[in-house]
About this RNA:
A computed fold for a 255-nucleotide part of an RNA from Dinophyceae sp. TGD, annotated as large-subunit ribosomal RNA, domain VI. A source record names the gene rnl. Model confidence (mean pLDDT): 82 of 100.
Context: one part of a larger RNA
RNA sequence: CGUUAGAACAUUGAGAGGAUUUUUCUUUAGUACGAGAGGACCGAGAAAAACGUACCAAGAGUGUACCAGUUCUUAUACCAAUAGGAAACGCUGGGUAGCUAUGUACGGCACGGAUAAUUGCUGAAAGCAUCUAAGUAAGAAGCCUUCCUCAAGAUGAAUGUUCUCUAUGAAGUCUUGGUUAGAUAAGCCAUUUUCUCAGUAGCAAGUGUAUCUUUGGUAACAAAACAGCUGAGCUAUAUGAAUUGACUCACUGAA
Numbered sequence: 001c002g003u004u005a006g007a008a009c010a011u012u013g014a015g016a017g018g019a020u021u022u023u024u025c026u027u028u029a030g031u032a033c034g035a036g037a038g039g040a041c042c043g044a045g046a047a048a049a050a051c052g053u054a055c056c057a058a059g060a061g062u063g064u065a066c067c068a069g070u071u072c073u074u075a076u077a078c079c080a081a082u083a084g085g086a087a088a089c090g091c092u093g094g095g096u097a098g099c100u101a102u103g104u105a106c107g108g109c110a111c112g113g114a115u116a117a118u119u120g121c122u123g124a125a126a127g128c129a130u131c132u133a134a135g136u137a138a139g140a141a142g143c144c145u146u147c148c149u150c151a152a153g154a155u156g157a158a159u160g161u162u163c164u165c166u167a168u169g170a171a172g173u174c175u176u177g178g179u180u181a182g183a184u185a186a187g188c189c190a191u192u193u194u195c196u197c198a199g200u201a202g203c204a205a206g207u208g209u210a211u212c213u214u215u216g217g218u219a220a221c222a223a224a225a226c227a228g229c230u231g232a233g234c235u236a237u238a239u240g241a242a243u244u245g246a247c248u249c250a251c252u253g254a255a
Base pairs, nucleotide, nucleotide: 001153005164006163007162008161009160010159011158015150016149017148018147021049022048023047024046025045026044027043033038051107052106053105054104055103060100061099062098066094067093068092069091070090071086072085073084074083075082076081112144113143118138119137120136121135165253171248172247173246174245176190177189178188179187196241197240198239199237200236201235202234203233205230206229207228213224214223215222216221
């Protein structure tokens, strides 16, 4: 921009894409078959591999400054306590949220239709024969359905409900605060009768303080408890900021 008044919400599905896998074992059954050796079709069931989708409750990894330890050096006059630097964390031990696979959950089924090679029935041309010429049946991991996702620019532009119309106005955009959304657009949420973000308080969670305390141990030691600090989590609380506004657009729908 179109879909022919303008919108909000909910649908249909033409069409497109994805998926479709494989192995082993048990049973049928040591049965059919076969002199024996050997050894099934069909059917039923169970595991697994790889692949795919989603997720982070548990266990695991990361977690660039959340906590602690520690070496050298510089500075804050000194002690103490801190801070900067040490190859884009100096090194080391841990680790919340998030992210992740190695972890967890789930998936491929089945039925049906038309067929390929192929196998048939009836059957003439051609008194026979012949699956084919008329007619008719079976038949594959493949094709079409079935399953999942997208989907009316499907210009063939679909459908339903509701709302609005010279208007405090149906509805949308920008501006504003954010986001589990994101390169940016877009999406989603919020915008004061507000928990959207930040702050604050509490909790969770992380780290783990010299001494003291408690418990276990003959002891070395170990554990508990706990201070302080704390990025992302949860709950509560309007303390701060979501201000102010601007714009588009519908004249009852012709072309």
NCBI's taxonomy places the organism under Eukaryota, Sar, Alveolata, Dinophyceae.